RNA sequence: UCAACACAAGGCCAAACCCGUUGUGAAGCGGGGACGGAAAGCCACGGGUCUCACCCUUGAGACAGCCGGGUUGCCAUU
Numbered sequence: 001u002c003a004a005c006a007c008a009a010g011g012c013c014a015a016a017c018c019c020g021u022u023g024u025g026a027a028g029c030g031g032g033g034a035c036g037g038a039a040a041g042c043c044a045c046g047g048g049u050c051u052c053a054c055c056c057u058u059g060a061g062a063c064a065g066c067c068g069g070g071u072u073g074c075c076a077u078u
Stems, first nucleotide, its partner, number of pairs: 003078002012037002017032006035065001041071003045068003048063006
C1' cells in the first nucleotide's frame, strides 16, 4: 500500500413511533427513541420504488436504511 473482516478495544450511526418545523406532496430538518447496521460515511451515474404537474407524451422532484456502481475512512488480526 492492497485485500479479507472472526476475536477484542475505543467508539460511531440510528428504523418504527412521538413532538416541533418546512414542503402541494413523496419526504427533509431538529429533539426524544432504538429496529438494526462493518461503511446505515458521502455521491442521484444505472436500475427500481414513491410524489407532483401534464394526461399524446413527457418534465420536475424524493428515497443512499431498495439494488448495482463510484469515492473516502478507524482499530485489531491474517